[in-house]
Context: one part of a larger RNA
Molecule: large-subunit ribosomal RNA, domain I
Organism: Caloglossa monosticha
Formats: sequence, structure tokens, C1' cells
RNA sequence: GGCUUACAGUGGAUACCUUGGCAUUCAGAAGCGAUGAAGGGCGUGACUACCAGCGAAAUUCUUCGGGGAGUUGGAAGUAAACUUUGAUCCGGAGGUACCCGAAUGAGGCAACUUUUUAUACUAUCUAUAGAAUUAAUAUAUAGAAAAGAGCAAACUUAGCAAACUGAAACAUCUUAGUAGCUAAAGGAAAAGAAAGCAAAAGCGAUUUUCUUAGUAGCGGUGAGCGAAACGGAAACAGUCUAAACCAUUUAAAUAAAUUUAAGUGGGGUUGUGGGAAGAUAUAAAUUAUUUAAUAUUAAUCUAAAUGAAAUAGCUGGAAAGCUAUACCGUAGAAGGUGAUAGUCCUGUAAUUGAAAGCUUAAUUUUUAAUAAAUCUCAUCCCGAGUAGCAUGGGGCACGUGAAAUCCCGUGUGAAUCCACGAGGACCACCUCGUAAGACUAAAUAUUACUGAAUGACCGAUAGUGAACUAGUACCGUGAGGGAAAGGUGAAAAGAACCCCGGGAGGGGAGUGAAACAGAACAUGAAACUGUAAGCUU
Repeated sequence: GGCUUACAGUGGAUACCUUGGCAUUCAGAAGCGAUGAAGGGCGUGACUACCAGCGAAAUUCUUCGGGGAGUUGGAAGUAAACUUUGAUCCGGAGGUACCCGAAUGAGGCAACUUUUUAUACUAUCUAUAGAAUUAAUAUAUAGAAAAGAGCAAACUUAGCAAACUGAAACAUCUUAGUAGCUAAAGGAAAAGAAAGCAAAAGCGAUUUUCUUAGUAGCGGUGAGCGAAACGGAAACAGUCUAAACCAUUUAAAUAAAUUUAAGUGGGGUUGUGGGAAGAUAUAAAUUAUUUAAUAUUAAUCUAAAUGAAAUAGCUGGAAAGCUAUACCGUAGAAGGUGAUAGUCCUGUAAUUGAAAGCUUAAUUUUUAAUAAAUCUCAUCCCGAGUAGCAUGGGGCACGUGAAAUCCCGUGUGAAUCCACGAGGACCACCUCGUAAGACUAAAUAUUACUGAAUGACCGAUAGUGAACUAGUACCGUGAGGGAAAGGUGAAAAGAACCCCGGGAGGGGAGUGAAACAGAACAUGAAACUGUAAGCUU
């Protein structure tokens, strides 16, 4: 020096545990904000660095309910207090709520400064004043009223809009109208009551889903992209205007009748075409439907209440374990209790419960509104710079193609029912529909948030980045990046006292079932280190 064995140290793997996560289901809710939000700053406690709570009325105030013995948050200490004249605590409704922040009197390097103490600015209405420029307008001032502004996870609609990538290179193409950015709205949004689909038979708004179907098609016919109708389901709901015509207000033109323009009220709303006008009939309020408000009742939610049934012996530090004999069960879900408890505790099944507030439903009353006839004729109306066409683009599964249908730029530019559009170029016939105005619940999408529940999900290098002072410490000028870190014991009973030592640390004593559970604390692997013995060079 090496090897083996034993005993220690170091280290923190492993198994065990769970306060935290992950995913899903059901239900609720789907917003907050100038009555000042979200998010912060600074304060606030007897002692208070941090977290949480609260706001100069500051660890809280008032009131109405619940509850019934302790309480002054995490946090265990000391002190001082409160409380059966009902505290702390739980729930409803109020009060207070510094400063910044849309931030809004002005300014500003957010949480500050300053004055004349002001809702800054925009939109609306009224009055007055009023340019260049005659009228007018812009605009200004004052008043009224109190709408907007900002924030927020996803879902939605609209606008702008990539590249890596794939095509085994790459340019059309693909990735993809995706990511990203912007705007706006709602609890959903969007769409929506046929100028539709179909095919000789018919259907009858929209949306979603299954299927059709990886089909028909598109495609450097490459890579790839990729329908629709029919059929089965979910859910179902339909309406209002423009015009013709009548009445009327204002303004302009005209000698006047009147005409024109802008408005108001009635009328009217459709494709087996409808309506106006004309003619006829009906005038009674009834019926039906809907809207809003008030009241009443009921229910849900926001605190809660009642709530069955076991003892003994044995082992043990401890009984819920074992043995013996019982009981309850509309309750043998779960958690806790010194080991594993239906019958110990909290609970669970079941039943009951609200002064106050929210929501929903029903009913009564009131208010407001809407709808409800026939016939003829062919005089009038039936959404115009529109449809269409040409050209340039986009979007349709469809890359310009034979390319319909839909949308946009430029140019051109119809018809009014004897009409117009569509049926995938186009024409005829036939069939289907009625554009150029508007609204519309449900079925559908999502989950920042609240409650309940579940898991052949994780168990501290896992599961969220975060089970702990976590978006913390730390890094970066900044945008931004971003950790590590859980476990004494049933109970602190957390080691009085003695000894060595400056202390750290240790030895006794004591506690405890255990101290090789002693706070660097449960289990305590390996690497690594040491001591001792044996063997060996």
C1' cells in the first nucleotide's frame, strides 16, 4: 500500500406520509368601473421584521339574524383587557374607506407638488355671442343632464397579417388566413325567416351534431387541400319597415289653384304574387298574444338545528387491534382521536330552519301595445348609381379554369309583375324563388371566478415555476429570466441540577415507548472518510 470483516462518521437515496398540485363531471355565475375599478404605495397592533386583515372610525364601527363559552389572526410569549347584561365566531344589510392609478383643477420623474378648490376631455340639449366670407358654419362662453373613458382568463365577430416547416432542393402550392397585433360586443357571440334546396317527386329560417366521405372534386394533377344536398338526431318562433294612397307641419317657388323639399301620423308588408286605389260588408267590444310595473304566494341560494347504536378481558407507552358477548342502520361517505373505530368526536342518511338580501316561478290588479273580412279590375306601388356587363383582385373545398354563385376597386349601366333572379359557361323550355332595408329565443363555444363531487392522476429531482417569506431570493440598464427549500414526539413532557470547556460541543442526571426521536431532530442505501482485527506485498 491492497483485500476482507466489524464498528463508526458523512451523505440524503429508498419505502411511508401530505398541507399542494393535475385532470374531469355537475350546478351557479359570466363581469368590475367617475357612487372612482383592476392593481399598487403608505399606514394601522401594548410589544410587530414578514404574511394575512383593515383604512386616520385603520387587527376594525352600526344594525338584523344564527350560535352558546370562551376570546384578543398566522404566532406557540409577557402584559393588559373583553365575555351568560351573550363576547370571539358565522351569515344578511349598512358606515368608514389616506395617497397613486382611466385619474379627471393645474403640474409631475405614479403613490408627490401647487392654487383661484375645480366632474379634465368628448358626445347630447338649451341660450347667448360669433370669424376669414354676404348668409351660414367652424368655434367660444354659460346653463341643464350625467352617457362615454379604464381593467379583466377563455370563448365570439371584424380588420391587419408572418416565417420556420412540407414539397425529401425550390419559385406556384403548403405551413395558414394559423401564430401575432388591433378594434368591438355579449353571457354567449355570429347566423337566421329563401331572389334557398331540389328534380318531374318534393322540401320549407338559422345553428350544432352523426352520416354522406377522405367520396365528388381541386392540385408544379406534386406535396397536399377537400365539400354539398338527401337521410338520422338536438332545438324549434317568428316578425317589423320602404313605396303606392290619405291627413297634416315647416320651408321655398308661384298671381292663385298648386308644385317641390324635409318631417309627423295613418295605411301597408307578399310569391298558390301581395298591396294601394275602387266596390261591398262589419262598429259590439270581446277574444287571443305580448310588454312593463305593483302586490301576494311559493321555491332556490346566502348562517344554521336535530341527528341512531358497546361493553368487558388480554397485549401494549397508548386500543380503534385480538378474545367474548351485544346493538344501530333511510346513517357501514369521509376525516380525527396515543396502532386498524358503523356504535368516542366532527360528521353522514333523513328531517327542520331566515329578521335581512339576491334570483326564479305562478297568480291578482293596473298600464301600454298588437292581430283578426270579401270581391272585381289591371290605374298606381313593390327598396338604383342598385342588378348586370367590361377590367383588376379577393373569397367560395374549386390554384382562371368551360367557372356559375358571393364580395371589393375602376368604368359603364337596366327592368317594376306581359317584371326580375337562380337551377355550375351560355341559349331555349320547364321548375324554384322575389335581391339591392331591419330585428329575432333555443339547441352551439368557453371558464379568470363560486360550490359540490370524482380519479387503474402525482406524491417533494414528482405534481403548478411555486406543498415552505414564490413570481419570493437572486440575475439583467431594460424587455425579461428565475431558483433552492416539506416530516422531533401521542403530548414539549424541548433536557432542572452537576461536571469539562472562553465558547462551540460533550459527559452524567432527568423526560419519554424510544434520545442511535435532542431541535444540523422519523426511515437513513451508495459513493466517500476513519478506527480496530485478520490476511497479503